[in-house]
RNA sequence: AGGGUUUGAUCAUGGCUCAGAACGAACGCUGGCGGCAUGCUUAACACAUGCAAGUCGAACGAGAUCUUCGGAUCUAGUGGCGCACGGGUGAGUAACACGUGGGAACCUGCCUUUAGGUACGGAAUAACGUCUGGAAACGGACGCUAAUACCGUAUAUUUCCUCCGGGAAAAAGGUCCGCCGCCUAAAGAGGGGCCCGCGUCAGAUUAGCUUGUUGGUAGGGUAAUGGCUUACCAAGGCUACGAUCUGUAGUUGGUCUGAGAGGAUGAUCAGCCACACUGGGACUGAGACACGGCCCAGACUCCUACGGGAGGCAGCAGUGGGGAAUAUUGGACAAUGGGGGCAACCCUGAUCCAGCAAUGCCGCGUGUGUGAUGAAGGCCCUAGGGUUGUAAAGCACUUUCAACGGUGACGAUGAUGACGGUAACCGUAGAAGAAGCCCCGGCUAACUUCGUGCCAGCAGCCGCGGUAAUACGAAGGGGGCGAGCGUUGUUCGGAAUUAUUGGGCGUAAAGGGCGCGCAGGCGGUUUGGAUAGUUAGACGUGAAAGCCCUGGGCUUAACCUAGGAACUGCGUUUAAUACUGCCAAACUAGAGAACUAGAGAGGAUAGCGGAACUCCCAGUGUAGAGGUGAAAUUCGUAGAUAUUGGGAAGAACAUCAGUGGCGAAAGCGGCUGUCUGGCUAGUUUCUGACGCUGAGGCGCGAAAGCGUGGGGAGCAAACAGGAUUAGAUACCCUGGUAGUCCACGCCGUAAACGAUGUGUGCUAGAUGUUGGAAGGUUACCUUGCAGUGUCGCAGCUAACGCGUUAAGCACACCGCCUGGGAAGUACGGUCGCAAGGCUAAAACUCAAAUGAAUUGACGGGGACCCGCACAAGCGGUGGAGCAUGUGGUUUAAUUCGAUGCAACGCGAAAAACCUUACCUACACUUGACAUACUUCGAAUUUUCUAGAGAUAGAUUAGUGCCUUCGGGAACGGAGAUACAGGUGCUGCAUGGCUGUCGUCAGCUCGUGUCGUGAGAUGUUGGGUUAAGUCCUAUAACGAGCGCAACCCUUACCCUUAUUUGCCAGCGGUUAGGCCGGGAACUAUAAGGGAACUGCCGGUAAUAAGCCGGAGGAAGGUGGGGACGACGUCAAGUCAUCAUGGCCCUUACGUGUAGGGCUACACACGUGCUACAAUGGGAGAUACAGACGGUUGCUAAAGCGCGAGCUGGAGCCAAUCCGACAAAGUCUCUCGUAGUCCGAAUUGCAGUCUGGAACUCGACUGCAUGAAGCCGGAAUCGCUAGUAAUCGCGGAUCAGCAUGCCGCGGUGAAUACGUUCUCGGGUCUUGUACACACCGCCCGUCACACCAUGGGAGUGCAUUGCACCAGAAGUAGAUAGCUUAACCUUCGGGAGAGCGUUUACCACGGUGUGGUCCAUGACUGGGGUGAAGUCAUAACAAGGUAACCGUA
Repeated sequence: AGGGUUUGAUCAUGGCUCAGAACGAACGCUGGCGGCAUGCUUAACACAUGCAAGUCGAACGAGAUCUUCGGAUCUAGUGGCGCACGGGUGAGUAACACGUGGGAACCUGCCUUUAGGUACGGAAUAACGUCUGGAAACGGACGCUAAUACCGUAUAUUUCCUCCGGGAAAAAGGUCCGCCGCCUAAAGAGGGGCCCGCGUCAGAUUAGCUUGUUGGUAGGGUAAUGGCUUACCAAGGCUACGAUCUGUAGUUGGUCUGAGAGGAUGAUCAGCCACACUGGGACUGAGACACGGCCCAGACUCCUACGGGAGGCAGCAGUGGGGAAUAUUGGACAAUGGGGGCAACCCUGAUCCAGCAAUGCCGCGUGUGUGAUGAAGGCCCUAGGGUUGUAAAGCACUUUCAACGGUGACGAUGAUGACGGUAACCGUAGAAGAAGCCCCGGCUAACUUCGUGCCAGCAGCCGCGGUAAUACGAAGGGGGCGAGCGUUGUUCGGAAUUAUUGGGCGUAAAGGGCGCGCAGGCGGUUUGGAUAGUUAGACGUGAAAGCCCUGGGCUUAACCUAGGAACUGCGUUUAAUACUGCCAAACUAGAGAACUAGAGAGGAUAGCGGAACUCCCAGUGUAGAGGUGAAAUUCGUAGAUAUUGGGAAGAACAUCAGUGGCGAAAGCGGCUGUCUGGCUAGUUUCUGACGCUGAGGCGCGAAAGCGUGGGGAGCAAACAGGAUUAGAUACCCUGGUAGUCCACGCCGUAAACGAUGUGUGCUAGAUGUUGGAAGGUUACCUUGCAGUGUCGCAGCUAACGCGUUAAGCACACCGCCUGGGAAGUACGGUCGCAAGGCUAAAACUCAAAUGAAUUGACGGGGACCCGCACAAGCGGUGGAGCAUGUGGUUUAAUUCGAUGCAACGCGAAAAACCUUACCUACACUUGACAUACUUCGAAUUUUCUAGAGAUAGAUUAGUGCCUUCGGGAACGGAGAUACAGGUGCUGCAUGGCUGUCGUCAGCUCGUGUCGUGAGAUGUUGGGUUAAGUCCUAUAACGAGCGCAACCCUUACCCUUAUUUGCCAGCGGUUAGGCCGGGAACUAUAAGGGAACUGCCGGUAAUAAGCCGGAGGAAGGUGGGGACGACGUCAAGUCAUCAUGGCCCUUACGUGUAGGGCUACACACGUGCUACAAUGGGAGAUACAGACGGUUGCUAAAGCGCGAGCUGGAGCCAAUCCGACAAAGUCUCUCGUAGUCCGAAUUGCAGUCUGGAACUCGACUGCAUGAAGCCGGAAUCGCUAGUAAUCGCGGAUCAGCAUGCCGCGGUGAAUACGUUCUCGGGUCUUGUACACACCGCCCGUCACACCAUGGGAGUGCAUUGCACCAGAAGUAGAUAGCUUAACCUUCGGGAGAGCGUUUACCACGGUGUGGUCCAUGACUGGGGUGAAGUCAUAACAAGGUAACCGUA
C1' cells in the first nucleotide's frame, strides 16, 4: 500500500468480495510444561444445602462450668457500636442519571485540633420466677431486678431564639491510677444533600405540548433552596437551534480499530448512578426509605394438627432451567483492608491462595553433531531416472522441561505462612515421556497421480465437476502456522462507499417546472468606540489505573513497579485589536429613482378583415367520383365529382418569417383601439448598502382530464364498416362521438430539456446577426453597451464535449444523489369532485446494473465496386425407362464412414470367392504376425481316411548351407513367460492430410506520431487496376505474408541433332520413303529469341493509367495449368497411416465354409438412352490426338451370322500390336406413325473370364418390343476453340463402366446493362448484438417455492381519559378507651398510646380511545425457478422512428 469481479477489449462510474487487527467468545481436529491474566454476554428465570456481620463481661443484672478459692471461662437477655461499609447485578432510567466546570441556602457518627464541663436526684423494664394460649411461628397475665437503657433538677465557656426586655438547652460511667469513655461549643479533614452553564442515541410516516402547568404573595414542609406542598392572584411556560410522543440504552475513565479525523464498544480494573422476588410505605439512625431490617398488597415456593405460619443467592460455592457457551457445595485469615474491643482476641466467601478450562497473552521443550551405497518402503516416470532425503538406520554426544531423591528461601522489622510435596539450588538414569492443524485454480505462499463423470461434491468473490479435474474424494509431494490450527459470529479497517479533514449532480445516481418572498445564511468603502468571537501568557482544574517515554524487579518475556510526559477540555484572569460580529458617524464603485429616446408574436380586453375547408340555395353539366401498394366500404341518374353565383357558421391566421424578437418559466404570430408589466441605450441629478440567496409559505404553470353553461366548420380518442393478415381488438381507407373553441371553477403533471439552480467577479480571440448610442475619410468603416448564434486558445472533462451565454478560476446561498430490482410501489399523513398528485419505506432477490469511447459483426441504413450473380443467349435437370449413390424400410446380416452450399457415379482407380470390416455355423488360444528363451527336428514332400473346410489321424520320400568342429544361420514342431492382436470407443484429447469461404484481395509487423486507454495512423482521401496493381495527396516512413512474376504446357522463329520419324531436289524401283541417298520441310527434343504499353495519336491533373492505331505468329495477364495469405467452420478423417487415454484378452483376437454388403410399398441426388426426319436404317468413302503392351499387346491367314475361336509373325516399342476413329461426305430407303423412332422387359440359344457366374458378371444371336410424342412448381452449366455434339484411349482389372481421368474431330449464340436475386470487397452510419441477427429481448397465461400489502376479525402488550375502590403508612382531626417518671390547688393537667375518622396513595375493577406485535378464510401485486403456451413490443429506419405526460 492494495487486489478480484460488469466488457471481445478499454477508460470511468458503482456495488459486492478478499488480504489486516481485535474478542469475556463458541464449534471441529489435536494437545507436553510453566508464568500472568480471564471465565453466565442467554432467564433482573426458579432455587435444595452450607457459609457470607458481628463484637464488647473494661456498660448491666442473672445463670452455668472449672478452680490452686486468688479467680478464670462460657453464654441467653438489657445496653453500646456496627449492620447505610465491603460484596453482587445492570432490570429501570434519554434524566442534572453521567461527564466537565462552576455555585449557595445545608447536614455530618467515628477521627484530629482547641476551649470548657462531667453536680444532685427519680421512675421503670427485659432477663428471671409462677400460671397460661398455640401444632408451630410466636405469645399473654402477674411478680422481682441492674445499667454507659429512660427521666427530672442544677450549672452554661460557648450555642440557639428574640419584640433586644428576655427566654431555651448538657453529661455516664467503667477499669483501678496506665487509661478508655460521656456532655457543650468552635474549627478541620473526609463524606453527603441541593442548584446552574455546557456536552450526552435514533425516528417528523411523532408538530404542536402543558393546568401545579409558568410566575407572584402568604402559610406549611425540609438539614437546606425551590410549586416541594396548600390557598389566592396573574396567564403564562416549552417548541422547527426539534417541544411532545415512540423505540433503544446504565454512564464515565477507558477498550478495539484507524495515519489521523473518526467509527464501534462500555467484560475484567477504577469513579458515579440505579436496583435487591414485583409494587407501595414509612420506622430507626449521623447516614437508609435499608440485598442477608420492618409493615402492607401481589405472584410463587415450603410447613401445617387447616386455626395459622415461613421465605426471597442480581453475596461465595452449588442445583435445576435457558443456551452455541462460561469453573470448586476447596484452604486460610499468614498478608492487605474492614467491624467490634483498652487489649488479648473474635468475625470477615472482602481478600489472599489453591482447584477446573489452551479462554487469552508470554516463555520453554519435543533433541544436537556426524552420517550416501543417496538403503528399504512409498510416490511419480519419457523406464534412463527423479523425489521423499541427511531424512532414517548407524556412530558420537547433551539432559533444558517432565520423572525420581535431597536441600530449601523472600513474602515476617519481635510472634504468627493458607499458599507449600512452593520458587530456587544440588544429585540420579536415559533420547529417553512430549506434534498437530489448515491450505496448495486466481486473489494467495504451495503440483502431480489415481478415483469420480453436471453424479458425488466444493465454494469468501470470480467460479470448478457433462471421461485425460493442479478447484470434488484419496495418495505422494509441497506451502503456512505451531501446542495449537482452522471454521463460525461480531467490531473497526481497507471504504475518499456519507467525503470536517476528504466526494459529487450536461450524458453514469443526482438541479426543485418557474418565480415572489418571511425566517435563516452571507454581505461594499472610511473613521472612531467597545472587546463578544479570535490570538497569546499566567493560575486553578482535568481522580487513580490505562496508552506513550525513561528507569527498576521477577533467568527472559508477558506481568509488576517508580518517575515523567500526556489528558488536544473547562473555568478565572491579564494582554493584543488586524480580521468577523456589535455601537456611532460618514462615503458612492453595489442596488434603486428621476429625465430623454427606442425595439418588441410580453399580458388582458373590445371591435374589424381576407383566403381556405364544410354545409345550404340556385345555375351549367353527365357518369362516374373518391380512395389505395392494390382494393373495398362510401358518395352518385332522387344528378354526385367538376364548375359559376349567392348565403351561413366555426376555427386558424399563408406570404412577411429570420439558429429574428418578447417573456421568470409554461408560452406568445392577421389588423385596429383601450388598459398594463418588463427590458435597452444616453446624459446629468438624487437616495445612500436600501444588496444576494432563500427551508417552510404564496403565486404562475403545455397537453390531456374533471364540473356547470354555451359553441361545434375542420380535425379526431372511443366506436362502426372496408381492407391487410395465420390472426390484426393495429399500421392503410371510409365514416364518426367525446374532445379540440368560449366563460367561470378545479387539476398541478411532461424527455416542464440547455437533461446544465440563482447571483457576483476574473480569464486569448475570430466571425455572423438583433436593438440603442458615439465618432469618422459616409454605397461604408471604427469604438463601446445590451441580447442571440457559430468556431476556437488556455483551462476543465471518464470520454463525448464545454469553452466570456463555461461544464474554466473563485465566492455566497438553496435543492438533490449514495449499487440494480422490488418502487416512485405499500402503509400512514395530506391535497383533490374524481382521475390522481405530494411525501415515501421494508422484507426478499441479484453480482452486477450503468456512462463514454474502441474493434468487429449485423441492418427489411447509405455510397462505390466485382463475380455466368442477374439480365441476354445456348443446352440441360425436374416427366419416361434403365444405371448408380443416398434416405427409409426390411433382414440373422443387409459392415463402417460422408449429411446445406462444402454428403448423395462420395471413401470405392472395379463386393461372384478373396476383398470384408457384417451375419450364421464350425474350429484355435503365446496365437495368422514381431522380438527374446529352452528343447526337438533340416527344410520340404507323397499317398490314404474323416470332414463343408479349417483341421485331425495315418503314411512315403528326404538328410541340405557355413564352421576355428565347440557350434551357428534359415525353416518347422512342442513348452513357458514377457507379450502379440483389435477396421473396438473417443476426429470434442491429437499429428498428418483434405474440404470451404476463395485465386476473394486481403492479413499484418517494426519504428515514429496521436489517444489516460482499448486502439488509431500507416491500410484513409482523389484517380486507376484483374489485384492493398500503380500514381498522387498525406504524420507517417519502411517492411513481411498474399497479388503479379519466376515453373510447366500451348501458339511463332532460330541454332544444334537425324533414327525407328521425314522426302524438296538427284538416282533406282517389285510402285510401298521400298532402296541409294538427302538434312531442305514436317516432326521429335535440347538450347535460345520474341511482347515491354516498347512506338504513334488522343485523353487524364503533369502521374499512374485508359482509348485508338501501326508493326507483329502473338497486344495489353496471349490461352491453359501448377501454385491457395492471416484466419473461419471444435468442418471431414482414430476405417489410409501415425498417435494419447479408455476398453477386450479361450475373445471385441485368429482361421474356415456358406450367406450378406446386390433386399424393395417408397422418397431424393447424379447420370445414360430416348421421344425422332438437322433423324433412323443400308452401302461406299476421308481425316485425328493422346495413351497402353511380356503373367502382355497380339498381326496376317482360316472358321463362326456374331460374341468369339484357331493361329502364332512381330514387338520390352517414333520400328510391331491394340487400331477400323466417329460425327462428316456420296448414294439408296423410310414420310410423321408409338413408326424401319425408342429400347426396357422377358423367353430360348450361345461366347468369354474364372475352382466356381444360383443368389450375383460382361457380351452375342434369334424372338419379345414397356414407358416415352420434349416434361408442373422449381432448378443447373456455360462468355470461344468455350457451350453443344462426335468418337478414341487409360487407370483399377482374371472378368465386369452409362462412372472417373485424359485425348482429339466438328463447332455456335449472346452480354443493353447493374434496378432486382445470391456471394464477396472498401468507406460510412445506427446498435441494448460479441456464442456476434440462426443475435438480443418484452408481457400475459400455466406450474413450484419465497417474502410482503389488503382483509370479516381474533389474541398479547403498552398507554391516554373518565369513574369506582382504597391495604400498610404518614399527616391532620378527634376525648370512645388507656396512661410510671414532669406539674399539681391532688380534683386534675401537660404529654403519650390505642381506637375512630379525613386527605394522599399501591394493587385491583369498569367504560371508552390511541399505539404496537402476532395471527386470519380469501385476495392483490412482487421476486425466483436448463429446456411449457401465445404472440413479437424494444434494440438496425427493428420492418408503423423511439420516448415523456395524460385519457
About this RNA
Predicted 3D model of a 1447-nucleotide RNA (small-subunit ribosomal RNA) from an uncultured bacterium. The sequence is in RNAcentral, with records from ENA. Rfam family: Bacterial small subunit ribosomal RNA.